[in-house]
Molecule: RNase P RNA; transfer RNA
Organism: Actinomycetota bacterium
């Protein structure tokens, strides 16, 4: 210099004026302070929280799937192992079990799974011959995604783990290393045990259901029932909570058991109406810095900071200067500024994202 | 805000790993009729929403994305 791999970060800045929402102070005017994101998104996982019984047992169902660790937890993260790819930095893997069982494999091909003779090869028989028939053979050809170890030799009519040597692979045993997955070495065995579990299934572990429109408090209220008062109109209290239909239990889970609450109300379906206030709700597995332990994820300790909270749904607008990019009749003008945008909160994953910055490393070429 | 489902010719739907993806209506051409309808014959028309993965092989199984629809106070 060129080509590349991995990781992290920013994602317009400053000032002035006007405006919007929350909180605090103030009688008020007003003042002070805070005010979108790395994904606030998808809702794909995991939790906190709330109600149902402090969520209990079984079946069904679902999820996870190398090993060790991290964590509140996870399908996330870190480190390692194994397999595959790359010269390499490095990347990819839903990575348990196919020598438990069942099942599947279109087309092609002779044969597709306790294999199988189409061509070929060999033997025997028939025939003048071409050829035909019976048998042997998985070494060669051909088909296929896939054809029951590989190479060489012995052997044979031709062949074949039929036998032998080496190699690859498998099961078991022993030794060594490692917490472990696993790895290395040695021995024995039989000569080979195919693929698919994001097919059923088996094994190990995990999972109760619903979700802040959860749930709670208060107010208003058409109408109905009961009770009390009143001659009556009506008034008051309590309970239910529109109308119609249905079921007898209900407590949301798919079923059974158990538990709790009820014997008068509860629940379900269909079809309508209304759209009150407050709490939940903004300080928590919190951020930053330092230090210690650890390869790391992460954890311990100390200091420091307070950091959106609406429902009329705030987080904006104008101007000036600067930054980046684009265009031009080009030394100054004009235009643009990615994806997007809180709604109970938190940890992840995934997806979208103009442009830019930083760090570590690899390969190639040249020079010293 | 939260919870679910669907996507296959123009329309409505089947198909749940294997040949050229089917069915009904619709469409085109021809026959029939004086002409039309009905009827008969033949035919066209598909990125199985999109992308990636598993598998020898994906409309089908898994994951993500997009669009549409339903339910909840």
């Nucleotide at each position: 210099c060129g080509a590349g791999u991995c990781g992290g970060c920013c994602g317009g800045g400053u000032g002035a004026c006007c405006g919007c929402g929350g909180c605090g102070c103030g009688c008020a005017a007003g003042c002070g302070u805070c005010g979108a994101g790395g994904a606030a998104a998808g809702u794909c996982c995991g939790g906190c929280c709330u109600c149902c019984a402090g969520a209990g047992g079984g079946c069904a169902g679902g999820g996870u799937g190398g090993u060790g660790g991290g964590u509140a937890a996870c399908a996330c993260c870190c480190a390692c192992c194994c397999g595959g790819g790359g010269c390499g930095a490095c990347c990819c893997g839903c990575g348990g079990g196919a020598a438990a069982g069942u099942g599947c494999a279109a087309c092609a091909g002779a044969a597709a799974g306790u294999a199988g003779a189409c061509c070929g090869c060999c033997u025997c028989g028939a025939g003048c011959a071409a050829u035909c028939g019976a048998g042997g053979u998985a070494a060669g050809g051909g088909u296929g995604a896939a054809a029951c170890g590989g190479u060489g030799g012995u052997g044979u009519a031709a062949g074949a783990g039929a036998c032998c040597a080496c190699c690859a692979g498998c099961a078991c045993c022993g030794c060594a290393g490692g917490u472990g997955a696993c790895u290395g070495c040695g021995g024995u065995g039989g000569c080979u045990a195919g693929g698919c579990a994001a097919a059923c299934c088996c094994c190990a572990c995990c999972c109760g259901g619903a979700g802040c429109a959860a749930g709670g408090u208060c107010a208003a209220g058409c109408g109905g029932a009961u009770c009390g008062g009143g001659c009556a109109a009506c008034c008051g209290a309590u309970c239910c909570a529109g109308g119609c239909g249905g079921a007898a239990g209900a407590g949301u889970g798919g079923c059974c058991c158990g538990c709790u609450c009820a014997c008068a109300u509860u629940c379900c379906g269909c079809u309508g109406g209304u759209a009150g206030a407050c709490c939940g709700c903004a300080c928590c597995a919190g951020g930053u810095c330092a230090u210690c332990g650890g390869c790391a994820a992460c954890g311990g300790u100390g200091a420091u900071c307070g950091c959106a909270g609406a429902u009329g749904g705030a987080u904006g607008g104008u101007c000036a200067c600067c930054c980046u990019c684009c265009g031009c009749a080009a030394c100054g003008c004009g235009g643009a500024g990615a994806c997007a945008g809180a709604a109970g909160c938190c940890g992840g994953c995934u997806u979208a994202c103009a442009g830019g910055c930083c760090g570590a490393c690899u390969c190639g070429u040249c020079c010293c | 805000g939260g919870g679910c489902g669907a996507u296959u010719g123009g329309c409505g739907c089947a198909g749940g790993g294997g040949c050229u993806a089917g069915c009904g209506c619709g469409c085109u051409u021809c026959c029939u009729u004086g002409a039309c309808a009905c009827g008969g014959a033949a035919g066209a028309g598909g990125u199985c929403a999109c992308a990636g993965g598993u598998u020898c092989g994906a409309u089908u199984c898994c994951u993500g994305u997009a669009u549409c629809g339903c339910c909840c106070a």